[in-house]
Context: one part of a larger RNA
Molecule: small-subunit ribosomal RNA, 5' domain
Organism: uncultured Aurantimonas sp.
RNA sequence: AACGAACGCUGGCGGCAGGCUUAACACAUGCAAGUCGAGCGCCCCGCAAGGGGAGCGGCAGACGGGUGAGUAACGCGUGGGAAUCUACCCUGAACUGCGGAAUAGCUCCGGGAAACUGGAAUUAAUACCGCAUGUGCCCUGAGGGGCAAAGAUUUAUCGGUUCAGGAUGAGCCCGCGUCCGAUUAGCUAGUUGGUGGGGUAAAGGCCUACCAAGGCGACGAUCGGUAGCUGGUCUAAGAGGAUGAUCAGCCACAUUGGGACUGAGACACGGCCCAAACUCCUACGGGAGGCAGCAGUGGGGAAUAUUGGACAAUGGGCGCAAGCCUGAUCCAGCCAUGCCGCGUGAGUGAUGAAGGCCCUAGGGUUGUAAAGCUCUUUCAGUGGAGACGAUAAUGACGGUACCCACAGAAGAAGCCCCGGCUAACUUCGUGCCAGCAGCCGCGGUAAUACGAAGGGGGCUAGCGUUGUUC
Numbered sequence: 001a002a003c004g005a006a007c008g009c010u011g012g013c014g015g016c017a018g019g020c021u022u023a024a025c026a027c028a029u030g031c032a033a034g035u036c037g038a039g040c041g042c043c044c045c046g047c048a049a050g051g052g053g054a055g056c057g058g059c060a061g062a063c064g065g066g067u068g069a070g071u072a073a074c075g076c077g078u079g080g081g082a083a084u085c086u087a088c089c090c091u092g093a094a095c096u097g098c099g100g101a102a103u104a105g106c107u108c109c110g111g112g113a114a115a116c117u118g119g120a121a122u123u124a125a126u127a128c129c130g131c132a133u134g135u136g137c138c139c140u141g142a143g144g145g146g147c148a149a150a151g152a153u154u155u156a157u158c159g160g161u162u163c164a165g166g167a168u169g170a171g172c173c174c175g176c177g178u179c180c181g182a183u184u185a186g187c188u189a190g191u192u193g194g195u196g197g198g199g200u201a202a203a204g205g206c207c208u209a210c211c212a213a214g215g216c217g218a219c220g221a222u223c224g225g226u227a228g229c230u231g232g233u234c235u236a237a238g239a240g241g242a243u244g245a246u247c248a249g250c251c252a253c254a255u256u257g258g259g260a261c262u263g264a265g266a267c268a269c270g271g272c273c274c275a276a277a278c279u280c281c282u283a284c285g286g287g288a289g290g291c292a293g294c295a296g297u298g299g300g301g302a303a304u305a306u307u308g309g310a311c312a313a314u315g316g317g318c319g320c321a322a323g324c325c326u327g328a329u330c331c332a333g334c335c336a337u338g339c340c341g342c343g344u345g346a347g348u349g350a351u352g353a354a355g356g357c358c359c360u361a362g363g364g365u366u367g368u369a370a371a372g373c374u375c376u377u378u379c380a381g382u383g384g385a386g387a388c389g390a391u392a393a394u395g396a397c398g399g400u401a402c403c404c405a406c407a408g409a410a411g412a413a414g415c416c417c418c419g420g421c422u423a424a425c426u427u428c429g430u431g432c433c434a435g436c437a438g439c440c441g442c443g444g445u446a447a448u449a450c451g452a453a454g455g456g457g458g459c460u461a462g463c464g465u466u467g468u469u470c
Base pairs, nucleotide, nucleotide: 001469002468003467005466006465007464008463009462012342013341014340015339016338017337018335019334020300025298026297027296029295030294031293034059035058036057039056040055042053043052044051045050066253067252068251075178076177077176078175079174080173081172084170085169089166090165091164092163093162094161095160096159097131098130099129100128107120108119109118110117111116136147137146138145139144151158152157179225180224181223186216187215188214191213192212193211194210195209196208197207198206228250229249230248231247232243233242234241235240255276256275257274258273259272278289279288280287281286306332308331309330310329314328315326316325317324318323345375346374347373348372355366356365357364358363379411381406382405383404384403389397414459415458416457417456418455419440420439421438425454426453427452428451429450435442436441
């Protein structure tokens, strides 16, 4: 000097920021991801217009939000590379023809305590399948072979298919850099390389069969410990050291372990399956759950907030749109946790009042301090008026900010220290006691070092202490 701090004493206001560093411990409750009737059939209300509902279908749920357990690694940082994919979006070219079979819902019959589920009959689609066409694209033995599509509408449009290019995003590879320990010295069999094959969007021992015997290591392999990395942050004249809260980029994880499905994209926090631990329901047959989302609870801890408001703005998802959803976000609440600003009055006032303290009893000091007199009204208070943020409409914040008026010095000062280091001294009490202390050291009857008082010094809505870093 600094801090995501804590503790003690104290505490007026505002702005801006920050707020579980510990148990990646367990979680009651609510909310946090939906949307589309301009894809589809059906049901309910209604005279109709219209409204509502579950289901099939589409897009989105891979973003946003959280956490740092794991990871010493191409994880991250930086600079390169070639063998790749990319929904929605943009540009360009071409097309959008003809058919078919199902199924949920609904109805009927069952099973089950429930979660849920079986059978039959029937139905639609932008769901599924076939044929055609082929601008093109793919394979090829260059002869040939293979590959599409979906409609809706308020008639303005919105879509669908193929190909090429772009943009964006992502996957992969490499050089260099990236903590401690040698009281860890050898490690390695898919191991290192090759060939054939498989697999992937894609190169590759990524996988497999065969062949060869390689590969790494004192320039520290392997093993053990610790740790998310970075931009940055703190400190320092710098070099360096320490650190990685908030904000931003990347990575990893989502009760623990494993797995794939769907999809342009996941091996998926609020999806699925299996196993395990735990919790809950049960009719004992069987089921349900996952806050490291936002609040909140218990627990742990020196210690860290509201079960708040709004989608008004910004942004996101869906939708032609109106709009719906959005604990992202914007705000408000709590906390001196920090930084910054302001206030707790100003001028005048000597009989140097009273009181306190000291005293050589003369006086000194507190001290212009108070009182008194003359003023002011910041902030807080009361009343009035009242935004920007919102291009036409729409304001949670908010009757907030700001402005005006009114009243009255009125409502607002503490904390630490005073032996030296180190700014600041006396009296009383105590008597190696009680106590102090960062170091040196004070205290055993005259203690500027303990306790109190008076006085003084420092900082100030804070001041000290503790912890940590430089």